Predicted 3D model of a 332-nucleotide RNA (Bacterial RNase P class A) from a Burkholderiaceae bacterium. Model confidence (mean pLDDT): 77 of 100. The organism belongs to Burkholderiaceae, within Bacteria. It is recorded under the gene name rnpB.
RNA sequence: GAAGCAAGCCAGACCGCCGCUGGUGCAAGGGCCGAAAGGCCGCACUGGAGGAAGGUCCGGACUGCACAGGGCAGCGCAGGAGGUAACGCCUCCCCACCGCAAGGUGCGAAUCAGAGCCACAGAGACGAGCCGGUUCAGUCCGGAGUGAAACGCGGCAAUCUUUGCGCGCAGCAACACCAAAUAGGCCGGCGAUGAGGUGGCCCGCGGAGCCGGCGGGUAGGUGGCAUUGAGCCGGGCGAGCGAUCGCCUGGCCCAGAUGAAUGGCGGUCACGGCCGUGCCUUCGCAAGGGGGCGCGGCUGCACAGAAUCCGGCCUAUCGGCUUGCUUCACAU
Numbered sequence: 001g002a003a004g005c006a007a008g009c010c011a012g013a014c015c016g017c018c019g020c021u022g023g024u025g026c027a028a029g030g031g032c033c034g035a036a037a038g039g040c041c042g043c044a045c046u047g048g049a050g051g052a053a054g055g056u057c058c059g060g061a062c063u064g065c066a067c068a069g070g071g072c073a074g075c076g077c078a079g080g081a082g083g084u085a086a087c088g089c090c091u092c093c094c095c096a097c098c099g100c101a102a103g104g105u106g107c108g109a110a111u112c113a114g115a116g117c118c119a120c121a122g123a124g125a126c127g128a129g130c131c132g133g134u135u136c137a138g139u140c141c142g143g144a145g146u147g148a149a150a151c152g153c154g155g156c157a158a159u160c161u162u163u164g165c166g167c168g169c170a171g172c173a174a175c176a177c178c179a180a181a182u183a184g185g186c187c188g189g190c191g192a193u194g195a196g197g198u199g200g201c202c203c204g205c206g207g208a209g210c211c212g213g214c215g216g217g218u219a220g221g222u223g224g225c226a227u228u229g230a231g232c233c234g235g236g237c238g239a240g241c242g243a244u245c246g247c248c249u250g251g252c253c254c255a256g257a258u259g260a261a262u263g264g265c266g267g268u269c270a271c272g273g274c275c276g277u278g279c280c281u282u283c284g285c286a287a288g289g290g291g292g293c294g295c296g297g298c299u300g301c302a303c304a305g306a307a308u309c310c311g312g313c314c315u316a317u318c319g320g321c322u323u324g325c326u327u328c329a330c331a332u
């Protein structure tokens, strides 16, 4: 220098103006919506997307169903040991395969329990075949070619199956609470000796309901829900090859919508691309080309967007950076 392997990181920065949304404090006086429950409106300070928030594939927390116990069915996993709240995730080791190597990959239980399948070739592929000879007798001997496997006893379990282990079911539209109108329900009262209605009263008309209370469900609202945790960011010591764990210690509370916030504009700087241009340098006879630095203009900045939360896996991702390692070439 070239080609690679592994691990990790960034995902533009700052300033100004205008917005959206959550929290805290102050104000507690009022207004608005609503029957209520409840919600909205002020000022100040302050928080506000990601490495995947994605796919919803696995595992858990949480909630309800009987504090989910036994069996069947069903589903999943599969070398050994360990890590973890748990896992189908992760680590180490063995084995197999790929790579010169650094490294990478894994569909790694069982085929004398049973069934099924075995491409092409070959007459025949899991059956006691074919040819020749021989014998009482597929009884015995010999032979051929195809094929991974051939006339006996192979392979495939990512075919059913078996073995071992694991999994109860449903999911935040879970679930809990507050709570209309209307229509059912229950209780009490009144009512054919006339209820309610007929604009307030009386007469008249007319003829079976009316009033109150309770209770469940629905619309609607609130919580669940984002402040206390398998919590996050550091430091030290220790155990372990490692995943990871233990102890001590400092700091932090870090989005929380439901017509679904996290944005827009302007400026400066940084980075990438294209065009023009100046200088330097290099290859070339030349035409022309390559590289570096600068200026100006235009333009771009990926994949993507929280929705109960967390641990994983998988997938998408412009461009760039760091560290370690391998192979090859050259120089010393």
Stems, first nucleotide, its partner, number of pairs: 001328010012269007020048007030041004050303001054314002057312005062171004074167005079093005094108001095106004109162002114160002116156003124151001130143004175223004185214006197205002231252009271300013